[in-house]
RNA sequence: UGCAGGGUGGCGCACCGGCAGCGCGCGCGGCUCAUGCCCGCGAGGGAACCGGUUCGAUUCCGGCCCCUGCAA
Repeated sequence: UGCAGGGUGGCGCACCGGCAGCGCGCGCGGCUCAUGCCCGCGAGGGAACCGGUUCGAUUCCGGCCCCUGCAA
C1' cells in the first nucleotide's frame, strides 16, 4: 500500500429493511441451616463515528477511524 472479514448492553455473540435478542455477569426474590447449584423477576444498548437513500436503516450506499487475517 492492496484485498477480505469485523466494530451491536460490563464481556462473548445473534438478528441483516418494520421502533434489537441469547448466554455469562449484575440486582432482587424463591429454594437451603448456610454458600453454591437450580428456579422466577428485573435493570442495563438503539447498533464505532459522520453523511446519503428510504415512509421507515443495526441492516443498503459513501466517507472516516480502529481491530484481525492474507498478499506485496